[in-house]
RNA sequence: GCCCUUGUGGCCUAAUGGAUAAGGCGCCAGCCUCCUAAGUUGGAGAUUGUGGGUUCGAGUCCCACCAAGGGUA
Numbered sequence: 001g002c003c004c005u006u007g008u009g010g011c012c013u014a015a016u017g018g019a020u021a022a023g024g025c026g027c028c029a030g031c032c033u034c035c036u037a038a039g040u041u042g043g044a045g046a047u048u049g050u051g052g053g054u055u056c057g058a059g060u061c062c063c064a065c066c067a068a069g070g071g072u073a
Base pairs, nucleotide, nucleotide: 001072002071003070004069005068006067007066010025011024012023013022018056027043028042029041030040031039049065050064051063052062053061
């Protein structure tokens, strides 16, 4: 250089082209407790790697780029 795979909250993982992007862990607060842990209830946290395109509609399809991993001489 070329080819392939992957990229979604702090971390891990879902979502058939169609509703408000779902869940677990973690975090914050309440309840419980003498206190903590455990348990339980609630909350915050995602421009779905970046930019464009297709479409009535894109996390999903197409193109370029970026990053990580693998293959190839």
The RNA shown here (transfer RNA) has 73 nucleotides and comes from Daphnia pulex. Its mean pLDDT, the model's own confidence on a scale to 100, is 81. NCBI's taxonomy places the organism under Eukaryota, Opisthokonta, Altocrustacea, Diplostraca, Daphnia. The RNAcentral record of the sequence draws on Ensembl Metazoa and Rfam.